[in-house]
């Protein structure tokens, strides 16, 4: 200073939330030492206890113990003296200071400036006085009550108590004659003089009074107010004044917020902050208030008195029950309730207070100590050297790498702390003696030397002693934010300040290592301020984001044109007063340094009061015309009311023609019609509403206004500058008008149409569509008071680039309706600017003024409650709990649309052939089994992995064995054997007999056996992965560089215009290039030609055979294989700028990509695969590994996919006759001959292959079968063989014979193919002993039929378009009900609190009256009266708990219906 968080992304808006400082704090986790501060915020709760106020013997009066003496004398008592001075009383002065809280207070407080009608003890200064006298009274004695508290009768006494008298003014009153008012002594041998006492006048200091103006929140509190407001006359007070009383007057407060509610001591500061503010008032000061609760006076300079009194009240203690007695908000402390706030300590040494002449006494104020990291300073926890980089941790790629010079050890020092000693200072006064001086009348003051007395507590620092010895530890580590690895865990436990981590690889949870930040402390939490310009005065806004009232008009108030003058209210200067101190800040200083703390100095941004200027604002006054208004002439209009006429359509009535239907929908159906509809003519009659003209035309302030005539009327524009002369603009409250819809009582009622009825639709259809059809739509009264009342854009003025339409004047030109200009409206487009952008853009959302209304994150909520208005309906005003990390604006990109547009595909259509039924094979799923191993599952799983499960394969299952079976290395160790044959037991695996038996060059070698290390796992995770695969898709797209556009995301190239299978190419163009793609190049084939000429091939020439390339031979053909040509829209012609299309073009084997293949762009499906293979983690190791035997993968009510085979005559049979290519073959392909009907067996040539082997088969030729379940069909069944192979029982395959199902062309429904394709027809290989192959990969023979087209289904590309989608429509959402949790409104009622209000009753107590008691008397007691706290009674009104029940509102992982909304969201 900014940062994280809405999106896929981006810009804005906008909250939420973080990094900072601070704190009277609090928890947790640690914890050496000092130093300076700090500490009961909560119940103003209730307190055991001991302190916290006294002093004075120099006022008084008495005087106790105790101590000498002296006396009686029964040695221990009495008495009396002296000395002494205690309790306690009188009397004075203090107790009103000091100390403690913040309950009450919104103004009787505080702050700031003032003010005038008062006081003020102790203190200072001045004047002037203190004569004479009296009676009581505590105390004491002495007698009562009484548990105590405490209280009463007699008798006597003292004063600086207390009365009278007299002196009296400069006092006080006063009618100005006069009235009236004081005192006190002590100390001393000794007072005018010391300490005091009266009076008066001043001064300080303190207090009381009054007035401006300054400071909280509510208007969901709008009107308060009878002593209320003013006067006159009185009372009362230190003093003014309704402070109080009587009277008269009717008047004061208030939108500038009175009155009532809530909450609150105020200030000086203090926290933050850049400021300006906000927040806040603890500790120190200052002011104010309070003292258990509530009246209330008394004394007193001073109180209505914290530690006095009197009276109620509550509470607690004592009680002999009759009474008493108490107030920790003082210091400690206790309980209590809290998250929480400390010792029942020491002393008056210091400061400072009370008294006192002093010494002194008191002093929980203070000063010290204690406790507590509670905060703020400082210091230490050791320094240096040390690398085998030590061990042990932790990670590893196993190499090492980190902890880490960290440690050990080896020198060194001694803060801090312990232990012990020594100590400076905190001290100066006072007072006593004591030198000198001074004042002097003296007991008295000042000043100065000496010496003497005083430390509760601390203890700076200083020596010695010992030794690295006694001192680290929180928090973090996914981002924001400085710092990461391994393990455990497995949406569980947990974490979290936002945002989020966790569902098996967690740098985010819990542990280890490390690592980072801070340090005797770190964190957490709360709470302020900041960051938040996120309340906007510095310094926001308002089209769409939260916000312009629907309009006008106008009241208060704000704001205001030009020139002159005065004025001095604002406003500037510049003097003065004042703003306490302490704090901030600057400087210096003092404590080792800093916290702390002195000194000084600036500030203290403010009030006051006082000089001055005089533009501006403001007022006064004079004058102006350009703002505004008036006058005259002119214009235009759906401006407005009221009456009154018209004609189209419609309805419906009469009547006429007419005969079966109309209506009406996507289709229908209700509906209406032979009692004549619909259709047509004709007459009447009734309501609304005015077509064409009609227009981003017009008028209105908004609503709103539309046929034509008239009457009445508002308001605009222009012209003339003729006229008053700032009369102006907005506009809080307030009036008025105010679409539809509703509301009231008439009217009226054609059409149209809420509710309702009825047809359809539909799973349903209380909707869309159809048929009807009340309200109401229209009039006139009157009432609502609201709309997307919109341009979502307040109203006035001014300025600021252009073009180009309209509508209304004016003025100049013109032959003209031409052309030009100049005002008012209203309308595109657009430069600057302005916007977050979309846009605006002189009719501003630009650039000023001035005035009002509004806004401050989503829901809750325009709800609730209170009030207002309305007949209601409902409008206005208008919260809060509680809840969420957002909600939302412009635009970008994508997807997506029951959104458009262009254009591709065997997507449809046109055709052929299937499939779906039958029978069978084959796979799947299902279900079954000990197992029926495992993956594959819409398309893109299902004759897939498997290109070939009888054992094996195998991975399953039972059952029976082994624990390194195999392969290789190392190393130890041991043996000369193991191996092999052969026997026996076993299901085999294996086990066991038994037989044969090592080489040497003496190093050893070989071989076995055992150890020990590396194994094994088809076991899990294909959502950790490589690698490979499908799929969109051979679809044409997919990206970049650099420029340019945009705050940006991102656009542009990549669009358009053609054009192509193709983002192919052209032409245009802010783009120009380029890459991955297409396409081409590579194979295969079509046609040719060079070259070669064997295992092929034979035209000519020759041998030769029954035929035959079979031979000599030959390269001409074919044909093998290798290297070339051949094609390029190259040519012609039309068409277009071009590309490039057309053309039954030509040429040519092929023409326009000639046909096929391989090749599959960024991507996308967490698409498949850990069971090919590799791999990372996990998990098993006498086993999830390994062997081995049998079984299983083949099961079989069932269901689906892919086949094959039919179902026949285009055909089946039987018999003859031809024609291929690929491609394989030695544990093999077989020619041939020969048995068998046959599979097939003996024999046997050939051939490791252009050489040998293998019937091609449809087809062709001819016979035969006549439409049957057949001479079709070939399942299944029975009998018998044949071959593979250790073995065909489960479970092989082919042969013969016999059997002969189902099936007579296949429902909805669905698949493949555009040409050598479909159909069909045979052939070969791989795998493989054999084969369940009908699969599956090739070859090649025969060889077709249709494509007008692109509406419609599917997919798919390209532009544009709407979005609330981004996991992207298989998306996103909305409400009912049902469940839990939560806060909230209403509610019969129930409790409860403050405030008043009328009424009764009244204690104490001033004050006022007043007697028969008392007192000489003054007065007293006693009664009575006003008032009044408290008590009680009554209606309310208002604030809050709580409640049966009830409303709606929020939040929850998978509930229930259904789909409103977002796409045209399927009725916009």
């Nucleotide at each position: 200073a900014g940062g994280g968080u809405u999106u896929g992304a981006u810009c804005c808006u906008g909250g939420c939330u973080c990094a900072g400082a601070a704190u009277g704090a609090a928890c947790g986790u640690u914890g050496g030492c000092g130093g300076c501060g700090u500490g009961g915020a909560u119940u103003a709760g209730g307190c055991a206890u001991g302190c916290a106020a006294g002093u004075c013997g120099u006022g008084c009066g008495a005087g106790a113990a105790a101590u000498u003496c002296c006396a009686g004398c029964u040695u221990g008592c009495u008495g009396g003296a002296a000395u002494g001075g205690a309790c306690a009383g009188c009397g004075g002065c203090g107790a009103a200071a000091g100390g403690g809280a913040g309950a009450g207070u919104a103004a009787u407080a505080c702050g700031u400036a003032g003010a005038a009608a008062u006081c003020u003890g102790c203190c200072c200064u001045c004047a002037g006085g203190a004569c004479u006298g009296g009676g009581a009274u505590a105390g004491c004695g002495u007698u009562g009550g009484g548990a105590a508290a405490c209280u009463g009768g007699c008798g006597g006494u003292a004063a600086u108590a207390c009365c009278a008298g007299a002196u009296g003014a400069u006092g006080u009153c006063u009618u100005c004659g006069g009235a009236c008012c004081a005192a006190a002594g002590g100390u001393g041998u000794g007072a005018u003089u010391c300490c005091g006492c009266c009076u008066g006048a001043g001064g300080a200091u303190g207090a009381g009074u009054c007035u401006a103006c300054g400071a909280c929140c509510u208007a969901u509190u709008a009107g308060c107010u009878a002593g209320u407001u003013g006067g006159c006359g009185g009372g009362g007070u230190a003093a003014u004044g309704g402070c109080c009383c009587a009277c008269c007057a009717a008047g004061g407060c208030a939108a500038c917020g009175a009155u009532g509610g809530g909450u609150a001591g105020c200030g000086g500061g203090u926290g933050u902050g850049a400021g300006a503010g906000c927040a806040u008032g603890g500790c120190c000061c200052g002011c104010c208030u309070c003292a258990c609760u509530g009246g209330g006076a008394c004394u007193g300079a001073g109180a209505c008195a914290c530690u006095g009194c009197c009276c109620a009240g509550a509470c607690a203690u004592c009680u002999a029950c009759g009474g008493a007695u108490g107030g920790c908000u003082g210091c400690a402390g206790u309980c209590g309730a809290g998250a929480a706030u400390c010792u029942u300590u020491g002393u008056c040494a210091a400061u400072g207070g009370a008294c006192g002449a002093a010494a002194g006494u008191c002093u929980g104020a203070a000063c010290a100590a204690g406790c507590g990291a509670c905060g703020c300073c400082g210091c230490g926890u050791g320094c240096g050297g040390g690398a085998u980089g030590a061990a042990g941790g932790c990670c590893u790629u196993c190499g090492g790498g980190u902890u880490g010079u960290a440690a050990a050890c080896c020198g060194c020092u001694g803060u801090c702390g312990u232990a012990a000693g020594g100590g400076a200072g905190c001290a100066a006064a006072u007072c006593u003696a004591u030198u000198g001086g001074g004042g002097u009348u003296c007991u008295c003051c000042c000043c100065u030397u000496u010496a003497g007395u005083u430390g509760a507590g601390c203890g700076a620092u200083c020596u010695u002693a010992g030794g690295a010895g006694g001192a680290a530890g929180g928090a973090c580590g996914g981002g924001c934010u400085a710092a990461g690895u391994u393990c455990g865990u497995g949406c569980c436990a947990g974490c979290a300040g936002c945002c989020g981590c966790g569902g098996u690889a967690a740098g985010a949870c819990g542990a280890a290592c490390c690592g980072u930040c801070c340090g005797a402390a770190c964190g957490u939490u709360a709470u302020u301020c900041g960051g938040u310009a996120u309340c906007a005065c510095u310094g926001g806004g308002c089209u769409u984001a939260a916000a312009g009232a629907g309009u006008u008009c106008g009241u208060a108030g704000g704001c205001g044109g030009c020139c002159a003058a005065g004025u001095a209210g604002g406003u500037c200067a510049g003097g003065u007063g004042u703003g306490a101190a302490a704090u901030c800040c600057c400087a210096c200083a003092g404590c080792u340094c800093a916290a702390c703390u002195g000194u000084g100095g600036a500030a203290c941004u403010g009030c006051g009061c006082u000089u001055g200027a005089a533009a501006c604002c403001g007022u006064u006054u004079g004058g102006c015309u350009u703002g505004a208004g008036g006058g005259a002439g002119a214009u235009a209009g759906a401006g407005g009311u009221g009456a009154g006429c018209g004609g189209a359509a419609c309805a419906g009535a009469u009547g006429g023609u007419g005969g079966a239907g109309c209506g009406g929908u996507g289709a229908a159906a209700u509906g209406c019609g032979u009692u004549g509809a619909u259709a047509u003519c004709a007459u009447c009659u009734g309501g609304a509403a005015c077509a064409c003209c009609g227009g981003u035309g017009g008028c209105g302030a908004a609503a709103g206004c539309g046929g034509c005539u008239c009457a009445c009327u508002g308001g605009a524009u222009c012209u003339c500058u003729u006229c008053u002369g700032a009369c102006g603009c907005u506009g809080a409250g307030g009036a008025a008008c105010g679409a539809a819809a509703g509301c009231u009582a008439g009217g009226g009622u054609a059409g149209c149409g809420a509710a309702c009825g009825g047809g359809a639709u539909u799973a349903g259809a209380u909707a869309c569509c159809c048929c009807g059809g009340u309200a109401g739509u229209c009039c006139a009264c009157g009432c609502c008071g609201u709309a997307a009342a919109c341009g979502a854009u307040g109203g006035a003025c001014a300025c600021u680039a252009g073009c180009u339409g309209u509508c209304g004047g004016g003025c100049c030109u013109u032959c003209a309706u031409u052309g030009g200009u100049u005002c008012g409206g209203u309308g595109g487009c657009c430069c600057a600017g302005c916007g977050a952008a979309a846009g605006u853009g002189a009719u501003a959302a630009g650039u000023g003024u001035c005035c009002c209304a509004c806004c401050u994150g989503g829901g809750g909520a325009g709800u609730a409650c209170g009030u207002c208005g309305g007949c209601a309906a409902c409008g206005a005003u208008g919260a809060a709990a509680c809840u969420c990390a957002a909600a939302g604006g412009a635009a970008u990109u994508g997807a997506c649309g029951g959104g458009g547009g262009c254009c591709c595909g065997c997507a449809c259509a046109a055709g052929c052939g299937g499939u779906g039924g039958a029978g069978c094979a084959u796979g799947u799923g299902g279900u079954u089994u000990a197992a029926u191993u495992c993956g594959a599952u819409g398309a893109u799983a299902c004759g897939c992995g498997a290109g070939g499960a009888a054992c094996c394969u195998u991975a399953c299952c039972a059952g029976g064995g082994c624990u390194u079976a195999a392969a290789u290395g190392u190393a130890g160790u041991g043996u000369g054997a193991c191996a092999g044959g052969g026997g026996u037991a076993g299901a085999g695996a294996u086990a066991c007999c038994u037989u044969u038996u090592u080489c040497u060059u003496c190093g050893g070698a070989c071989a076995c056996a055992u150890u020990a290390c590396a194994a094994g796992g088809u076991g899990c995770u294909g959502c950790a992965u490589g690698g490979u695969u499908g799929u969109c898709g051979u679809c044409a797209g997919c990206u970049c560089g650099u420029g340019c556009c945009g705050u940006g995301a991102g656009g542009u190239g990549u669009c358009a215009g053609g054009u192509u299978a193709a983002g192919u190419c052209c032409u245009a163009u802010a783009a120009c290039g380029a890459g991955c793609g297409c396409a081409a190049c590579c194979c295969c084939u079509a046609c040719c030609g060079u070259u070669a000429g064997u295992u092929g091939c034979c035209a000519g020439c020759a041998u030769g055979u029954a035929a035959a390339g079979a031979u000599g031979g030959g390269g001409a053909c074919u044909c093998u294989a290798a290297c070339g040509g051949g094609a390029c829209u190259g040519c012609c012609g039309g068409u277009g700028c071009a590309a490039a299309c057309c053309g039954u073009g030509a040429g040519g084997a092929a023409g326009g990509u000639g046909g096929g293949g391989a090749u599959g762009a960024c991507g996308u499906c967490a698409a498949a695969u850990c069971a090919u293979c590799a791999c990372g983690g996990c998990c098993c190791u006498u086993a999830c590994g390994u062997c081995c035997u049998g079984g299983g993968c083949u099961a079989c009510a069932c269901a689906c996919g892919u086949g094959c085979u039919a179902c026949a005559a285009u055909g089946g049979c039987c018999g003859g006759u031809a024609c291929a290519a690929u491609g394989a073959g030695c544990a093999g392909c077989c020619a041939c001959g020969u048995c068998g009907c046959a599979a097939g067996g003996c024999g046997g040539a050939g051939c490791g292959a252009a050489u040998c082997u293998a019937a091609a088969a449809a087809a062709c030729c001819g016979g035969u079968c006549a439409c049957a379940g057949u001479u079709c069909g070939g399942a299944u069944c029975g009998g018998g063989g044949u071959c593979u192979g250790c073995a065909a029982c489960c479970c092989g395959a082919c042969c013969c014979c016999g059997u002969g199902a189902a099936g007579c062309u296949g429902g909805a429904a669905u698949c493949g193919c555009u040409a050598g394709u479909a159909a069909u027809c045979g052939g070969a290989u791989a795998u493989c002993a054999g084969c369940c192959a009908u699969g599956a990969u090739c070859c090649g023979g025969u060889g077709a039929a249709u494509a007008c087209g692109u509406u419609c289904c599917c997919g798919g590309g390209c532009c544009u378009u709407g979005u609330a989608c981004a996991c992207a429509c298989c998306g996103c959402c909305c409400g009912u009900c049902a469940a839990g949790c939560c806060a909230u409104g209403g509610a019969a009622g129930c409790c409860g609190g403050g405030a008043g209000u009328g009424c009764c009753u009244g204690a104490a107590g001033u004050c006022c009256g007043u007697c028969a008691c008392c007192g000489c008397a003054a007065g007293g007691a006693g009664c009575g009266g006003c008032c009044u706290a408290g008590g009680g009674c009554a209606a309310g009104a208002u604030c809050g708990g709580u409640a049966a029940c009830u409303a709606g509102g929020g939040c929850u992982a998978a509930g229930u219906c259904g789909u409103a909304a977002c796409a045209a969201g399927g009725u916009a």
This is a predicted structure of a 1468-nucleotide RNA (small-subunit ribosomal RNA) from a metagenome. Its Rfam family is "Bacterial small subunit ribosomal RNA". The sequence is in RNAcentral, with records from SILVA.